Notes: The RNA shown here (transfer RNA) has 72 nucleotides and comes from a Patescibacteria group bacterium. Rfam family: tRNA. From the family's description: Transfer RNA (tRNA) molecules are approximately 80 nucleotides in length. The family's RNA type in Rfam is transfer RNA. Its mean pLDDT, the model's own confidence on a scale to 100, is 81. Lineage of the source: Bacteria > Bacteria candidate phyla. RNAcentral holds the sequence, with entries from ENA.
RNA sequence: GGGCCCGUAGUUUCAACGGUAAAACACCUGUCUCCAAAACAGGUAUUCCCUGUUCGAAUCAGGGCGGGCCCG
Numbered sequence: 001g002g003g004c005c006c007g008u009a010g011u012u013u014c015a016a017c018g019g020u021a022a023a024a025c026a027c028c029u030g031u032c033u034c035c036a037a038a039a040c041a042g043g044u045a046u047u048c049c050c051u052g053u054u055c056g057a058a059u060c061a062g063g064g065c066g067g068g069c070c071c072g
Base pairs, nucleotide, nucleotide: 001071002070003069004068005067006066007065010025011024012023013022019055027043028042029041030040031039048064049063050062051061052060
């Protein structure tokens, strides 16, 4: 330098064909307890960035950034 794949809550991952972003764990609050843990109830938080297409984008297109693999 070239090619391919990947990027979604703090973490691990869902999200047919474009139509409300979601689960588990973690975190916070409450109940319980002498206190804590556990259990139960509730809550906060997310699509790597920019641009385009579209009535509508996590999803499609272009560019960039980051990670992995391969070739030279």